[in-house]
Context: one part of a larger RNA
RNA sequence: UUCUUCAGGAACUAGGCAAAUUAACUCCGUAACUUCGGGAUAAGGAGUACCUAUCGCAAGAUAGGUCACAGCAAAGCGCGUCAGGCGACUGUUUAACAAAAACACAGGUCUCUGCAAAGUCGAAAACGACGUAUAGGGGCUGACGCCUGCCCGGUGCCGGAAGGUUAAAGGGAGCGGUUAGCCGCAAGGCGAAGCUGUGAACUGAAGCCCCGGUGAACGGCGGCCGUAACUAUAACGGUCCUAAGGUAGCGAAAUUCCUUGUCGGGUAAGUUCCGACCUGCACGAAUGGCGUAACGAUCUGACGACUGUCUUAAGAAUCUGCCCGGCGAAUUUGUGGUUCCGGUGAAGACGCCGGAUGCCCGCCACAAGACGGAAAGACCCCGUGCACCUUUACUAUACCCUAUCAAUGAAUUAUGGGGUGCUCUGCGCAGAAUAGGUGGGAGGCUUUGAACCUGGGAUUUUGGUUUCAGGGGAGCCACCGGUGAGAUACCACCCUGAGCAUUCUGUGAUUCUAACUUACUCCCGUGAUCCGGGAGAAGGACAUUGGUAGGCGGGUAGUUUGACUGGGGCGGUCGCCUCCUAAACUGUAACGGAGGCGUUCGAAGCUUGGUUCAGGAGGUUUGGAAAUCCUCCUUCGAGUACAAUGGCAUAAACCAGGUUAACUGCGAGACCAACGAGUCAAGCAGGUACGAAAGUAGGACAUAGUGAUCCGGUGGUUCUGUAUGGAAGGGCCAUCGCUCAACGGAUAAAAGGUACGCCGGGGAUAACAGGCUGAUCGGAGUCAAGAGUUCACAUCGACGCUCCGGUUUGGCACCUCGAUGUCGGUUCAUCGCAUCCUGGGGGUGUAGAAGCUCCCAAGGGUUAGGCUGUUCGCCUAUUAAAGCGGUACGUGAACUGGGUUCAGAACGUCGCGAGACAGUUCGGUCCCUAUCUGUGGUGGGCGCAGGAAAUUUGAGAGGGGUUGUCCUUAGUACGAGAGGACCGGGAUGAACAGACCUCUUGUGAUCCAGUUGUCACGCCAGUGGCAUAGCUGGGUAGCGAAGUCUGGUCGGGAUAAGCGCUGAAUGCAUAUAAGCGCGAAACCUUCCUCGAGAUGAGAUUUCCCAAGCGAAAGCUAAGAAGGGCCGUGGUAGACGACCACGUUGAUAGGGCAGAUGUGUAAGUGCAGUAAUGUACUGAGCUGACUGCUACUAAUAGCCCGUUCGG
Repeated sequence: UUCUUCAGGAACUAGGCAAAUUAACUCCGUAACUUCGGGAUAAGGAGUACCUAUCGCAAGAUAGGUCACAGCAAAGCGCGUCAGGCGACUGUUUAACAAAAACACAGGUCUCUGCAAAGUCGAAAACGACGUAUAGGGGCUGACGCCUGCCCGGUGCCGGAAGGUUAAAGGGAGCGGUUAGCCGCAAGGCGAAGCUGUGAACUGAAGCCCCGGUGAACGGCGGCCGUAACUAUAACGGUCCUAAGGUAGCGAAAUUCCUUGUCGGGUAAGUUCCGACCUGCACGAAUGGCGUAACGAUCUGACGACUGUCUUAAGAAUCUGCCCGGCGAAUUUGUGGUUCCGGUGAAGACGCCGGAUGCCCGCCACAAGACGGAAAGACCCCGUGCACCUUUACUAUACCCUAUCAAUGAAUUAUGGGGUGCUCUGCGCAGAAUAGGUGGGAGGCUUUGAACCUGGGAUUUUGGUUUCAGGGGAGCCACCGGUGAGAUACCACCCUGAGCAUUCUGUGAUUCUAACUUACUCCCGUGAUCCGGGAGAAGGACAUUGGUAGGCGGGUAGUUUGACUGGGGCGGUCGCCUCCUAAACUGUAACGGAGGCGUUCGAAGCUUGGUUCAGGAGGUUUGGAAAUCCUCCUUCGAGUACAAUGGCAUAAACCAGGUUAACUGCGAGACCAACGAGUCAAGCAGGUACGAAAGUAGGACAUAGUGAUCCGGUGGUUCUGUAUGGAAGGGCCAUCGCUCAACGGAUAAAAGGUACGCCGGGGAUAACAGGCUGAUCGGAGUCAAGAGUUCACAUCGACGCUCCGGUUUGGCACCUCGAUGUCGGUUCAUCGCAUCCUGGGGGUGUAGAAGCUCCCAAGGGUUAGGCUGUUCGCCUAUUAAAGCGGUACGUGAACUGGGUUCAGAACGUCGCGAGACAGUUCGGUCCCUAUCUGUGGUGGGCGCAGGAAAUUUGAGAGGGGUUGUCCUUAGUACGAGAGGACCGGGAUGAACAGACCUCUUGUGAUCCAGUUGUCACGCCAGUGGCAUAGCUGGGUAGCGAAGUCUGGUCGGGAUAAGCGCUGAAUGCAUAUAAGCGCGAAACCUUCCUCGAGAUGAGAUUUCCCAAGCGAAAGCUAAGAAGGGCCGUGGUAGACGACCACGUUGAUAGGGCAGAUGUGUAAGUGCAGUAAUGUACUGAGCUGACUGCUACUAAUAGCCCGUUCGG
């Protein structure tokens, strides 16, 4: 790799994985459901060869007949059904671990785009498209059916001639520097123009704010309380919040944690499955909701058929292996003369310590160890490592929007601002009345036309003012007076506002043409859809390009994203003060135990003087426990600005007076201390406060109340001043600006993800395992409150106490990160005993039976299923029993790979997102030829004092040791009955084990037969080849089991718990101290196997060697017994080995005869149209079996082995 298989038939397993079944054609017959197409080869059933006849053109049909176990006889050739999830479908995908539920899809919808389209690329060209909104781009959804609710507060997008804010630019008030000059004796002051520095108002777009809209945009879619006549529940009500509170539908779901929810179905039994319920941790409507026929190498559950998947394995074939010949690698390797147990040890030793075992060397096997090999661990942590991804991290930036300037011109109109000129304007009350301000002023105006009148304009406080035109033809106003803050005529200079003119500068709109544009037309180069030129046309100072500026900007880029930490993360913390820890100087750590600070006060400072508090007792008007008052007691319990400690009654506490030492310049000397810092301080000089004075005073009872450097500001200044003088700038003194609080402060300025990950390291640091510990866990003992009707101790036993174990969860972080593979299952085990059964016993709240509890005891045994990945657990049916643990949670160089834990995908939830989840779900590469030790086999060498051949002893080692049921004793003992024994005897089983093949049965690769297709032997007949051995039916030997037989026992010895005899210590008692006895599957034997390398090498019997020389050692001839080589073989066997035989021979082959198997060969005759049948015939053939037989081959020969044995 292939074939077959008794009985059973999925009991296997994560799962029917794999295998088997099915299969072709014809006919019959086909359900639910349905989009009416399907479903459908549904399902299920029948037939099939050959011959003859009839019909027919044929294919074929029908009828009759013939043979076989079997006629699509081989090959080729669907297993089917039911139900559910997901996805409509056919398709596509991770070349080499994922084929899927992912992608795509037709269909739906939103949005952009009017053509030089949007969009892509970008210098241009080009695509889109030689298309034109029935088109093109982008997003989401995903056939079809029924549908698609509410929210516009946030974010996004769209719209918005108002308002706010806002850049460059424009603008230039104001301020500064310099100084000709002026003033001044000087010092110095003032200071024009020019130059220069700075620069306010104002103008100034997009954006943002703002106002609206928009959900098939990103997204979102509540809480509490009460209430119905059983209870329960709440149609109902109240209240709070919101942008709105989840509608329809569905719902323990690919979504449900609790959870194996509850009920029903299916099953003997159902963590899965189906149907319901609704308490939806955390469904929900195009990130679509709910259905759905068909489809699917999809996922899940069930059934039929079928089977070696299994109970439980067996046999066979081929290939590999093993052996021989030839050829001939690689991995690995510190050196190796490379045992076991216990201990130790960097904590799991071949190598250390102590014992035990152990002659030397191969070969075949097996994989327990060599923390085996392979790959500088991918998990985890670390690195002021890397990469990629994300975003409302930081900083830039492409693109885009907007403004401005330039290329860039003309005109009209409207309008804003500034300057200049002119003309006007100006109404509180009082007052003739419309008094702008100040000053001058006693006159002014008038035929160059006054008063007055008419009309018009402007303005208006409605009263006037002003102006123009016409008339008119000589006066009018002021001063004065009065009113009032101010007095008018007239003049001057101004202010507010307005008008006109002019000039400068903006803005909007419109028009023009000449820059500029044209992927419009025509002409030409020209046979050109290019390009260029010309003409026309269209557009047009826009667009476009460049500069500047504002905005937007993960599209792109560079980076950042702290440390401590009983691993890391989450949490907490990070500076300063006080106490304890702190071990009587000081100092001293921890994610040790307690608390505070990031101020305050011009009195709460200084000084001088004075006073005594808290509390208690008694008394006393309102008055009380407590207000104020009196007396007494009272060393400190009060108070101290704020924490604690140390202080303080001589007060540092409280009150009052006067005050500013809360001063300036310094500072010997010390403390503390890595440095930087920090602390104390007498004294000197100046001036000051209080005090009569001595004196005290350089803040506060002390110890917290804080921040280096850089950078910048302000004030001062015999400092400096880039030719000089100034100035700018700088220095010095004083001072200000940091929750730089990660507080010795990386930058002015910084968050996240990585399961797509990568690199360097770490056992300095986690997950597994080991180690230490033993809180937790498990077990035992002890005390005995109580329960047990009574009674602590039959049984149970609180509150406690003392130990043991090292199976749980932990703690620690000691080996291992240049790798110690992780759960469960399978296989194979081995040990402990705290014993599940069986055995022996004590007690009992033991009548018997059945139990409960304790003691001894580890010999053996300790089931099969349903569910789940499960261990566990629940359940079904049994059982004597269905034990608990250790062994790297035994066992992956033995298997599996369902779970966990890479890359794909989905759901719920979280996150803006990248992504994430001890949440779920579908899918997903398990390598290794064995060197050493070890283990099982099997040989060679040497030894065992000569060499051989046999027969043995047994030190020692291993195996085995289970138990039920029935009958009897006996329906006896016991018991009211029901029920129902001990002890003893017998029978028969289950499981396990060994041997065997007579029976049963499997296989039996060519032993026999049948038979399909085809080819060959010339044809017929008969044979042979090939098609899995072609298929099918049987089957000898051998090998097997499901078959047959056998086994455990009995007995002996010594004991355990326990029970005793005698018997003192202790005149009794006492099983004990001396002595003696009984007593169990445990121990030693008995039974079976190995066994003298038992180097301690044993024992017995038999055989062989005496020739010569030599004293001996030895030498020379000869070469013993026996063995080997060699040959024939085997029931023996990997090879060696073992056994049989080798001519005096049955060892193998052959022959003969038989057995066995198959089942009546070929041939011929006969019958029949033929297929075929029949007689000779139980024929022929027959591997391995049995017997006989030398026909063939075991022929011939060679080698080893000695001489009497230290």
The prediction has a mean pLDDT of 85. A computed fold for a 1206-nucleotide part of an RNA from a soil metagenome, annotated as large-subunit ribosomal RNA, half B. The RNAcentral record of the full RNA draws on MGnify.